A computed fold for an 87-nucleotide RNA from a Chloroflexota bacterium, annotated as c-di-GMP-I-GGC riboswitch aptamer. NCBI's taxonomy places the organism under Bacteria, Bacillati, Chloroflexota.
RNA sequence: UCCGAUAAAGGCAAACCGGGAGAAAUCCCGGGACGCAAAGCCAAGGGUCUAAAGCCAUUUGAGGUCAUGACCGUCUGGUUGCCGAAG
Numbered sequence: 001u002c003c004g005a006u007a008a009a010g011g012c013a014a015a016c017c018g019g020g021a022g023a024a025a026u027c028c029c030g031g032g033a034c035g036c037a038a039a040g041c042c043a044a045g046g047g048u049c050u051a052a053a054g055c056c057a058u059u060u061g062a063g064g065u066c067a068u069g070a071c072c073g074u075c076u077g078g079u080u081g082c083c084g085a086a087g
Base pairs, nucleotide, nucleotide: 002087003084004083011036012035016031017030018029019028020027021026034073040079041078042077044076045075046074047071048070049069054065055064056063
């Protein structure tokens, strides 16, 4: 350095519930633990989600399109980090 133990010390926190923000996806705080060796961080490349504004259409109200929005607990990648069994 790779690697990841019936190790040690710890860490994070799914679903759900309560409060708040947002058009929504989703996010924040509190509770709570499904799990996670990076379930720390980064939106760089894929992917997924939403569709406010814009545009199209139009019977004035259903639609279509669309990311500049979101997701790192979706994959790849980058970057930082605890411990030291076997190999």
The model forms 91% of the base pairs in the Rfam consensus. The sequence was found by an Rfam model in a public genome assembly.